[in-house]
Group I catalytic intron, 206 nucleotides, folded computationally.
Its Rfam family is "Group I catalytic intron". Rfam describes the family as follows. Group I catalytic introns are large self-splicing ribozymes. They catalyse their own excision from mRNA, tRNA and rRNA precursors in a wide range of organisms. The core secondary structure consists of 9 paired regions (P1-P9). These fold to essentially two domains - the P4-P6 domain (formed from the stacking of P5, P4, P6 and P6a helices) and the P3-P9 domain (formed from the P8, P3, P7 and P9 helices).
The model forms 88% of the base pairs in the Rfam consensus.
RNA sequence: CUACGGACUUAGAAAACUGAGCCUUGAGGUGAGAAAUCCCUUAAGUGACGGCUCUCAAAUUCAGGGAAACCUAAAUCUGGAGACAGACAAGGCAAUCCUGAGCCAAGCCUAGUUCAUGGACUAGGAAGGUGCAGAGACUCGACGGGAGCUACCCUAACGUAAAGGCGAGGGUAAAGGGAGAGUCCAAUUCUCAAAGCUGUUUGGAC
Numbered sequence: 001c002u003a004c005g006g007a008c009u010u011a012g013a014a015a016a017c018u019g020a021g022c023c024u025u026g027a028g029g030u031g032a033g034a035a036a037u038c039c040c041u042u043a044a045g046u047g048a049c050g051g052c053u054c055u056c057a058a059a060u061u062c063a064g065g066g067a068a069a070c071c072u073a074a075a076u077c078u079g080g081a082g083a084c085a086g087a088c089a090a091g092g093c094a095a096u097c098c099u100g101a102g103c104c105a106a107g108c109c110u111a112g113u114u115c116a117u118g119g120a121c122u123a124g125g126a127a128g129g130u131g132c133a134g135a136g137a138c139u140c141g142a143c144g145g146g147a148g149c150u151a152c153c154c155u156a157a158c159g160u161a162a163a164g165g166c167g168a169g170g171g172u173a174a175a176g177g178g179a180g181a182g183u184c185c186a187a188u189u190c191u192c193a194a195a196g197c198u199g200u201u202u203g204g205a206c
Stems, first nucleotide, its partner, number of pairs: 001006001008021005022047001023045007031038002051149006061101006070092003076087004102130003108125007134185001136184005150173006158167003191204005
């Protein structure tokens, strides 16, 4: 502001509030780069943009460290005649930030074997993933991995050359997958037991 649904994503009862993430803008960095640009820190913001096609669906295990808002707070301290209120050590929930070992689809790199030279297989490796859902099971894809294209930006090295004009190379096209879309299951409800001061946690029954 509003038509009360909401106005980037996510957690909280949650448009406005608080935390976290992202983007944009500003400031800072003897951070990387030739540059575009990226990375780190910080502040503000009712926050515009975020392309297309094809392809992959496996591992999904065992462990460890951190964490805000919010909630509780016996004891202790302060106030109070008291009931109680406030503060706080500490704890709870948890958005999420990571690590070690092992393992993994397609593509990539290295070595080897085989071979009909197109491939197949084996071992190792880089990235990425798994680990990391509301306990969890399964299916599918994308916001994920890989390849190509498109739009825009850059040009140190190589080719061309009048010109980043082109070949080529590099970059930008947000975050959400600590389960996204679904099917199931669990939970929320009622109830029992245990632990605890409480918040809450664990296990069970219907």